[in-house]
Context: one part of a larger RNA
Molecule: small-subunit ribosomal RNA, 5' domain
Organism: uncultured bacterium
RNA sequence: GACGAACGCUGGCGGCGUGCUUAACACAUGCAAGUCGAGGGGGCUACUUCGGUAGUCACCGGCGAACGGGUGCGUAACACGUGAGCGACCUGCCCCACCGGUGGGGAAUAGUCGGCCCAACGGCCGGGUAAUACCGCAUUCGCUCUUUCCGGGGCAUCUCGGGGAGAGGAAAGCUCUGGGCAACCAGGGCGCCGGGGGAGGGGCUCGCGGCCUAUCAGCUAGUUGGAGGGGUAACGGCCCACCAAGGCUACGACGGGUAGCUGGUUUGAGAGGAUGGCCAGCCACAUUGGGACUGAGAUACGGCCCAGACUCCUACGGGAGGCAGCAGUGGGGAAUAUUGCGCAAUGGCCUAAGGGCUGACGCAGCGACGCCGCAUGUGGGAGGACGCCCCUAGGGGUGUAAACCACUGUUGCCCGGGAAGAAUCCUGGAUUAGUUCAAGGUUGACGGUACCGGGUGAGGAAGCACCGGCUAACUCCGUGCCAGCAGCCGCGGUAAUACGGAGGGUGCGAGCGUUGUCC
Numbered sequence: 001g002a003c004g005a006a007c008g009c010u011g012g013c014g015g016c017g018u019g020c021u022u023a024a025c026a027c028a029u030g031c032a033a034g035u036c037g038a039g040g041g042g043g044c045u046a047c048u049u050c051g052g053u054a055g056u057c058a059c060c061g062g063c064g065a066a067c068g069g070g071u072g073c074g075u076a077a078c079a080c081g082u083g084a085g086c087g088a089c090c091u092g093c094c095c096c097a098c099c100g101g102u103g104g105g106g107a108a109u110a111g112u113c114g115g116c117c118c119a120a121c122g123g124c125c126g127g128g129u130a131a132u133a134c135c136g137c138a139u140u141c142g143c144u145c146u147u148u149c150c151g152g153g154g155c156a157u158c159u160c161g162g163g164g165a166g167a168g169g170a171a172a173g174c175u176c177u178g179g180g181c182a183a184c185c186a187g188g189g190c191g192c193c194g195g196g197g198g199a200g201g202g203g204c205u206c207g208c209g210g211c212c213u214a215u216c217a218g219c220u221a222g223u224u225g226g227a228g229g230g231g232u233a234a235c236g237g238c239c240c241a242c243c244a245a246g247g248c249u250a251c252g253a254c255g256g257g258u259a260g261c262u263g264g265u266u267u268g269a270g271a272g273g274a275u276g277g278c279c280a281g282c283c284a285c286a287u288u289g290g291g292a293c294u295g296a297g298a299u300a301c302g303g304c305c306c307a308g309a310c311u312c313c314u315a316c317g318g319g320a321g322g323c324a325g326c327a328g329u330g331g332g333g334a335a336u337a338u339u340g341c342g343c344a345a346u347g348g349c350c351u352a353a354g355g356g357c358u359g360a361c362g363c364a365g366c367g368a369c370g371c372c373g374c375a376u377g378u379g380g381g382a383g384g385a386c387g388c389c390c391c392u393a394g395g396g397g398u399g400u401a402a403a404c405c406a407c408u409g410u411u412g413c414c415c416g417g418g419a420a421g422a423a424u425c426c427u428g429g430a431u432u433a434g435u436u437c438a439a440g441g442u443u444g445a446c447g448g449u450a451c452c453g454g455g456u457g458a459g460g461a462a463g464c465a466c467c468g469g470c471u472a473a474c475u476c477c478g479u480g481c482c483a484g485c486a487g488c489c490g491c492g493g494u495a496a497u498a499c500g501g502a503g504g505g506u507g508c509g510a511g512c513g514u515u516g517u518c519c
Base pairs, nucleotide, nucleotide: 001518002517003516005515006514007513008512009511012374013373014372015371016370017369018367019366020332025330026329027328029327030326031325034063035062036061039060040059042057043056044055045054046053047052070285071284072283080209081208082207083206084205085204086203089202090201091200094198095197096196098195099194100193101192102191103137105135106134112127113126114125115124116123117122143168144167145166146165147164148163149162150161151160152159153158173190174189175188176187177186178185179184211257212256213255218248219247220246223245224244225243226242228240229239230238260282261281262280263279264275265274266273267272287308288307289306290305291304310321311320312319313318338364340363341362342361346360347358348357349356350355377407378406379405380404387398388397389396390395411460412456413455414454415453416452417451421446425441426440427439429437430436463508464507465506466505467504468489469488470487474503475502476501477500478499484491485490
């Protein structure tokens, strides 16, 4: 000098930050991921011109739930950082002034209705129904596979571009407007399928870099390599059978200990040292261990299955649960906050939109925990009150300090005004190439907050440590190697500037000291 600090004394205000470093200990309660009726059939309610319309509910279906949020257990590793590579790869939503298609059928099932079992969780049988759910068929491009020709390239198996042949593989509709009695037709919008390109995201490989330990010196059998097969989006002992006997190591293998890594932070003139909290990137984990499913994506915190420990319910047959999400509780600890408000903004998911959801986020609350700013008044006022302290008893100090006089009005208190943060969205006129633009209206948690004006009145607002030397600041009393102090040297045994108190002084100041840790 620094700190996510703690402790002691003290404490007026504001802004911005920040707040379980310990038990990845256990968790009551609430909330933290839903949404779409313009994919589908129904139940219920209200209205009804009896055609339907609106709302709501579970179900089928779609998208999301792999993001966002938390923690640092594990990990010494291609985990991370950095630089390359993939001639070995994947990619939903999004974008393209890109290409082509969207034909025709079928069988079910949930909800529901009827019956039944059950303490609960839940389950069984039968009837019947829809779809952008499911299954065939047709069609086929520049897609995939096989093969062949031409050209280019290379790194062995090859690879890229172009052409041909064979085989394989698709789909779904909804809505608005106009016309029509309707079926349906036309146009617009949103979709769906095949393919190409992009962006962003991810997977894999390699060079280099960053802990301690030799009181760890040898380690290794899928081990090292090969040709073959399986598996994967993809290379690969990733896995398997066979063959060979290799591979690593004092430039520290193997073992042990410790640890998430980085941008950074802190200290230092630098080199270097220490560190990785908040914020950002990456990784790992989600009660412990294991496993796969779904999916573009997970080996999935608020999904599933199995096992273990634990907790809860039970009619004893069996069930339910996972805060290292936000609050909050117990426990541990020197120690770390509210079971708050709001989706107004930013962002995310769903939706044609309106809108819904969002403990992400925006705000508020608590803590001098940190940094910064401000106030606790300003000017005048005696050779100088009282009190207290010292004294050589003359006087000296506190001290312009107070009183007193004159002011100011930060802040506080009272009164009045009062935001920006708002873009969307709705109505509606114009214009259309267009979802483009006038005009009017609506939406604010914070918040009647910030801020502005007026009134009031010095009024409500100073402490802490130290004063032997280092080190800035000295006297008196008490005590008598006692009581005590102390960072080091050292003080105290009868005049102690070193203990305790007082007066005075010094330093910092809403803080000041102490302790701990790093430089």